About this RNA: A computed fold for an 896-nucleotide part of an RNA from Danionella translucida, annotated as large-subunit ribosomal RNA, domain II. It matches the Rfam family "Eukaryotic large subunit ribosomal RNA". On this family, see Yusupov et al., Science 2001: "Crystal structure of the ribosome at 5.5 A resolution".

Context: one part of a larger RNA
RNA sequence: GACCGGGUGCACGAGGUCCGCGGCGAUGCCGGACCCCCAUCCGCCCCGCCUUGAAACACGGACCAAGAAGUCUAACGCGCGCGCGAGUCAGAGGGUGUCUCCGAGCCCCCACGGCGCAAUGAAGGUAACGGCCGGCAACCGUCGGUCUCAGGCGGGAUCCCCGGGCUCCGCCGCGGGGCGCACCGCCGGCCCGCCUCGCUCGUUACGACAGGAGGUGGAGCUUGAGCGCGCGCGGGAGUACCCGAAAGAGGGUGAACUAUGCCUGGGCAGGGUGAAGCCAGGGGAAACCCUGGUGGAGGCCCGUAGCGGUCCUGACGUGCAAAUCGGUCGUCCGACCUGGGUAUAGGGGCGAAAGACUAAUCGAACCAUCUAGUAGCUGGUUCCCUCCGAAGUUUCCCUCAGGAUAGCUGGCACUCGCUCAAAGCAGUUUUAUCCGGUAAAGCGAAUGACUAGAGGCCUUGGGGCCGAAACGAUCUCAACCUAUUCUCAAACUUCAAAUGGGUAAGAGGCCCGGCUCGCUGGCUUGGAGCCGGGCGUGGAAUGCGAGUGCUCAGUGGGCCACUUUUGGUAAGCAGAACUGGUGCUGCGGGAUGAACCGAACGCUGGGUUAAGGCGCCCGACGCCGACGCUCAUCAGAGCCCACAAAAGGUGUUGGUUGAUAUAGACAGCAGGACGGUGGCCAUGGAAGUUGGAAUCCGCUAAGGAGUGUGUAACAACUCACCUGCCGAAUCAACUAGCCCUGAAAAUGGAUGGCGCUGGAGCGUUGGGCCCAUACCCGGCCGUCGACGGCAGAAUGUACAUCCACGGUACGCCUCGACGAGUAGGAGGGCCGCCGCGGUGGCGCUGAAGCUUUGGGCGUGAGCCCGAGUGGAGCCGCCGCGGGUGCAGAUCUUGGU
Numbered sequence: 001g002a003c004c005g006g007g008u009g010c011a012c013g014a015g016g017u018c019c020g021c022g023g024c025g026a027u028g029c030c031g032g033a034c035c036c037c038c039a040u041c042c043g044c045c046c047c048g049c050c051u052u053g054a055a056a057c058a059c060g061g062a063c064c065a066a067g068a069a070g071u072c073u074a075a076c077g078c079g080c081g082c083g084c085g086a087g088u089c090a091g092a093g094g095g096u097g098u099c100u101c102c103g104a105g106c107c108c109c110c111a112c113g114g115c116g117c118a119a120u121g122a123a124g125g126u127a128a129c130g131g132c133c134g135g136c137a138a139c140c141g142u143c144g145g146u147c148u149c150a151g152g153c154g155g156g157a158u159c160c161c162c163g164g165g166c167u168c169c170g171c172c173g174c175g176g177g178g179c180g181c182a183c184c185g186c187c188g189g190c191c192c193g194c195c196u197c198g199c200u201c202g203u204u205a206c207g208a209c210a211g212g213a214g215g216u217g218g219a220g221c222u223u224g225a226g227c228g229c230g231c232g233c234g235g236g237a238g239u240a241c242c243c244g245a246a247a248g249a250g251g252g253u254g255a256a257c258u259a260u261g262c263c264u265g266g267g268c269a270g271g272g273u274g275a276a277g278c279c280a281g282g283g284g285a286a287a288c289c290c291u292g293g294u295g296g297a298g299g300c301c302c303g304u305a306g307c308g309g310u311c312c313u314g315a316c317g318u319g320c321a322a323a324u325c326g327g328u329c330g331u332c333c334g335a336c337c338u339g340g341g342u343a344u345a346g347g348g349g350c351g352a353a354a355g356a357c358u359a360a361u362c363g364a365a366c367c368a369u370c371u372a373g374u375a376g377c378u379g380g381u382u383c384c385c386u387c388c389g390a391a392g393u394u395u396c397c398c399u400c401a402g403g404a405u406a407g408c409u410g411g412c413a414c415u416c417g418c419u420c421a422a423a424g425c426a427g428u429u430u431u432a433u434c435c436g437g438u439a440a441a442g443c444g445a446a447u448g449a450c451u452a453g454a455g456g457c458c459u460u461g462g463g464g465c466c467g468a469a470a471c472g473a474u475c476u477c478a479a480c481c482u483a484u485u486c487u488c489a490a491a492c493u494u495c496a497a498a499u500g501g502g503u504a505a506g507a508g509g510c511c512c513g514g515c516u517c518g519c520u521g522g523c524u525u526g527g528a529g530c531c532g533g534g535c536g537u538g539g540a541a542u543g544c545g546a547g548u549g550c551u552c553a554g555u556g557g558g559c560c561a562c563u564u565u566u567g568g569u570a571a572g573c574a575g576a577a578c579u580g581g582u583g584c585u586g587c588g589g590g591a592u593g594a595a596c597c598g599a600a601c602g603c604u605g606g607g608u609u610a611a612g613g614c615g616c617c618c619g620a621c622g623c624c625g626a627c628g629c630u631c632a633u634c635a636g637a638g639c640c641c642a643c644a645a646a647a648g649g650u651g652u653u654g655g656u657u658g659a660u661a662u663a664g665a666c667a668g669c670a671g672g673a674c675g676g677u678g679g680c681c682a683u684g685g686a687a688g689u690u691g692g693a694a695u696c697c698g699c700u701a702a703g704g705a706g707u708g709u710g711u712a713a714c715a716a717c718u719c720a721c722c723u724g725c726c727g728a729a730u731c732a733a734c735u736a737g738c739c740c741u742g743a744a745a746a747u748g749g750a751u752g753g754c755g756c757u758g759g760a761g762c763g764u765u766g767g768g769c770c771c772a773u774a775c776c777c778g779g780c781c782g783u784c785g786a787c788g789g790c791a792g793a794a795u796g797u798a799c800a801u802c803c804a805c806g807g808u809a810c811g812c813c814u815c816g817a818c819g820a821g822u823a824g825g826a827g828g829g830c831c832g833c834c835g836c837g838g839u840g841g842c843g844c845u846g847a848a849g850c851u852u853u854g855g856g857c858g859u860g861a862g863c864c865c866g867a868g869u870g871g872a873g874c875c876g877c878c879g880c881g882g883g884u885g886c887a888g889a890u891c892u893u894g895g896u
Stems, first nucleotide, its partner, number of pairs: 046061003062896006072238002076234009087115003093109003097106001119126002130147007151187005159178005164172003188222003191218007199211002202209001241380002244377001248370002251367003259344009268334001270302003273298001277294007306331003311327002314325002346362001348358002383829006393406001395404003407555002410551007424544003428541002430505006441493002447489003452484001454482003459479006466472001509535009519526001558582004563577005587598003602780007612770003615754003621767001623766001625765005630759001636756001647741003651738010668725005674698003680692002704719001708717002781819006788813003831885001833882010849869004854865004
């Protein structure tokens, strides 16, 4: 130096990757809102209506659209607003100008008229102040003067003054004093009517009038508030919120259906039966009779047409038919069937009578009208939110399905008050004091009832005995008396609760002084009233702001429970009292459920409980919870409450009382269980044992004049009693826990189900746990409240680091309490519909309406936007005016 390979740096180029930003971008992905379909779990019965109570086997309701119900007028009551005001109002009448196209209206004149300004009386009529001072009179009164010209006392907002405090312009929640509105209470005075008493002559002079004192009636006066207009609510009158009768009235239309009469027409096989009359024969003295024919009568018979319509309770029963069809049946020469004409008409007709028929209608036809008749009865009655919120009781009613009246409710307004407090109030307590006759108690207390003996004379009655008899004696029963005893009372009670009811707990009080009085009366006695002064711990607790007025709806069927209570055998029966519930009310629990237990509710997050629960259904103990009881061939299992009794049980567990037992009980096994004596009586018989009275003695370890079986009567066996074996507890009566018996019914069946047995049952007890719309804390909404804060200018002070926002004052901000609701009331609605005036807008570049599984707002009524359709009108706001809002009415019309 060349070449080759590798590394590194720079430049350029190409490709790739990543990041930031922007745009486009789906059948994919993510999210929001709404709708539809399927469906697990939890909750949940269908609305409306009447009702004490409805999911009801109570009624209305198939579905959709449109329509459909508190209206208007005049007057009245109350409230609110506006104008004027002792007045007010043109609406009747009249007038002209402007506005306007015209008319209406507006405007002007007139105050006749309405209401008000005065009442009272049946009426003639009459008709609304007092204080103070002085004179006369001192009984009434009278005269004069004067007064901001309407009395006095108490309570009274506001206002004024003084003091006090403060942040010293001024403010104050403190103390004292003064004037005191409206209104309230009390006492006066006046006017009218009436009553009682009484005097005078005053004015036109004896007639009346006027005047006085006291009482009483008045919807009066005591310095007035009304009139007109508008709006709202309310009751009454009108159709009177809407729909609905059965009835009533007067006027018409109908006898083509049908009822009946009359007139005039038409129609009705065949057969049977065989009346009168007549004929013949026979008989008879005759009257006449008999027999055989003939004859053809009849609301006569069978039966066709016709007319009818019995039974099948046949067929049919959205039919052939708003009465038919079939078979069967009644009648068929008659009161027969039938055409036409005519007559009778609605309280009328006609009716062989059934209230039948009178045009598919008849215990009073049909049509329109009075008439939108009335209905204390049934049904229905249309948008939202917020606040309050009942009654089914009193009295009266030709009142009992209804009203009025009071009560309960809402709304509105006013007067005071609102730190502490005061005043006032209270479904409460306390203290004081009065009321009461229930509960209980009592009956040896009254009244009434009531058991038992005891004692006892007299008296009375009944029965005996002695006796001739006796009010003579004696026995006895009862009444009676006495002291006791047993048991009772809504209409008995000495005594007598609890609960309950009334009153009081201060300024309208207490104390002192004075005055008045026609009352009272020994007495300035009594009593009352008036005036002045003083006294402030405001005179028990607790809680709470009080008071007054106007107006008004609904209700006037109730029901349930604890306790008390009446009737009833009882009742989920009927009727009361007190309180609380339900009705009107959801929530947690009782399986289920108007009323029971718990607890009452705006929308939510968290926590905790009540009642009730914690085997599984089903949240919560799988506590190694505690101690007992209980075994059921029908166990048991939680207020109301969904049943069981008397009486039994040697099932088991406790208890009480009384016995027995090592001096040997009880039970078991074994032995004895005798003699007088076959006790006495009675009996046919009765020997322990049919019955009656009595029930001793002996021997014993013990043995009944006998506990059962048994016999005709005996016998025999057994028991009581005694003993042996055994060796420790045993027996009886009563009582009460669980369990069992008592304990039978109709579809299959219910501790809620499953199931459960040292429990998942029953009793006692401990701890833990579960959850309601209850309680506690937080967020949000609404309602109500707070003499709450925030309106101009300047200055000062205080605070703050500074800034921002808010203030339709009917607004904004702050704080606190509260929130259930049927009938019903009230308020609000920037809810909705239609029309008009005003104002502001939208629209063929697409109005209204309709559709929408697009997006939003409001507690809600509803509203806004987008998209589609549609094709010409529409909307906001301020006002005015309504034929203004539907789920229901066996609603109306149309549709499905």